[in-house]
Predicted 3D model of a 478-nucleotide part of an RNA (small-subunit ribosomal RNA, 3' major domain) from Dechloromonas sp. Dech2017. The source organism's lineage runs through Bacteria, Pseudomonadati, Rhodocyclales, Azonexaceae and Dechloromonas. Rfam family: Bacterial small subunit ribosomal RNA.
Context: one part of a larger RNA
RNA sequence: UGACGGGGGCCCGCACAAGCAGUGGAUUAUGUGGUUUAAUUCGACGCAACGCGAAGAACCUUACCAGGACUUGACAUCCCACUAACGAGAUAGAGAUAUGUUAGGUGCCCUUCGGGGAAAGUAGAGACAGGUGGUGCAUGGUUGUCGUCAGCUCGUGUCGUGAGAUGUUGGGUUAAGUCCCGCAACGAGCGCAACCCUUAUUGUUAGUUGCCAUCAUUCAGUUGGGCACUCUAGCGAGACUGCCGUUGACAAAACGGAGGAAGGUGGGGACGACGUCAAAUCAUCAUGCCCCUUAUGUCCUGGGCUACACACGUGCUACAAUGGUUGGUACAACGAGUUGCGAGUCGGUGACGGCAAGCUAAUCUCUUAAAGCCAAUCUCAGUUCGGAUUGUAGGCUGCAACUCGCCUACAUGAAGUCGGAAUCGCUAGUAAUCGCGGAUCAGCACGCCGCGGUGAAUACGUUCCCGGGCCUUGUACA
Repeated sequence: UGACGGGGGCCCGCACAAGCAGUGGAUUAUGUGGUUUAAUUCGACGCAACGCGAAGAACCUUACCAGGACUUGACAUCCCACUAACGAGAUAGAGAUAUGUUAGGUGCCCUUCGGGGAAAGUAGAGACAGGUGGUGCAUGGUUGUCGUCAGCUCGUGUCGUGAGAUGUUGGGUUAAGUCCCGCAACGAGCGCAACCCUUAUUGUUAGUUGCCAUCAUUCAGUUGGGCACUCUAGCGAGACUGCCGUUGACAAAACGGAGGAAGGUGGGGACGACGUCAAAUCAUCAUGCCCCUUAUGUCCUGGGCUACACACGUGCUACAAUGGUUGGUACAACGAGUUGCGAGUCGGUGACGGCAAGCUAAUCUCUUAAAGCCAAUCUCAGUUCGGAUUGUAGGCUGCAACUCGCCUACAUGAAGUCGGAAUCGCUAGUAAUCGCGGAUCAGCACGCCGCGGUGAAUACGUUCCCGGGCCUUGUACA
């Protein structure tokens, strides 16, 4: 100087407390461990691994296994020889591949018409290719975490023999090393804040594909008309403790008030200092070294990654009456679409199928939002709760749904009556609850990323648990 203390002081955080809804019990989905297996590819392991890499394993993916094949190779550059390239079908085979046939096709640039060159293919020789093989404890890059915590440092000066100290401590204050005052310090840098995006109000510009107050018109903003309103998207305004009062040290600031759409960082996001964990990643990529080179490389078929006495994590659905079922009826936002979204109509109980308008989209479509509201019914039961499991019959995607997809109808109707010890999230348009969209994607979503609808309770307070910041003290630790 740090680190640590079941030392002290001050302060903060959904840290506790106060509340709400959960997890832990059930079924099931998914990930992991374990076990099994020819293989169940690999990585991730307290917080910070476990719906994680994977925004989507039937083949492919695929790295694993079995079998069948190849050896200058599936891919790149160089040398030589031949042939333009390209295309079509046949046989054998699981295919990779092998065999042989052939209609068509003779191109481009230069030319002394002999040929040469470019590109592509075939054969050959070697230099080499190739490796999701090893090492993340050799590395770059990227990322997590403490933590959006308020800290981390430097120059000059001063103090100290020196390590170092001072500044950065102190008194107030703040979300903040934020600001003020004081002070052997005076300044400065990286962080904080602001500048960026979005949302909340408004002016103006612009009115089509958007909108409709007035005037006509229509089944319908449908058409004429209009751009006032809504909305869209450019440019502006607006919030700064600016104003008033009180407190305060006459400061910084705090509290209350006015005005205002918004008030003291208005809400949300992006943004992550010096560093810590030899944290994660050699399987995104790049890369040193080591290793393989008729194989640890490459191609193919089939299988596996989907196994199943069990254990754990994360979710979904429930156990019901604030509910289930049936009928009627109302109101969104974000987005996506031409190998696509597909209106409408017809067929089907339905999944879906046939025909097919429009739309490269503020125009058309996905797209009827659901919870809600109005009625009817069920009457406390393992039930008209719950839907697992299984059977049968179908639909869709796709060469192909056996291993191993999703959906529909009928039948079946399991566990489950609110969950032990323990434990998680959340402070407001939040929790809870309800549906909708998108990426990936042929198909497959209870996951993920977004969107809006309805919309709470509680916070006395900081004694305690956890984590963190500052000062101080002790130390046989570095």
Description: The sequence was found in a public genome assembly.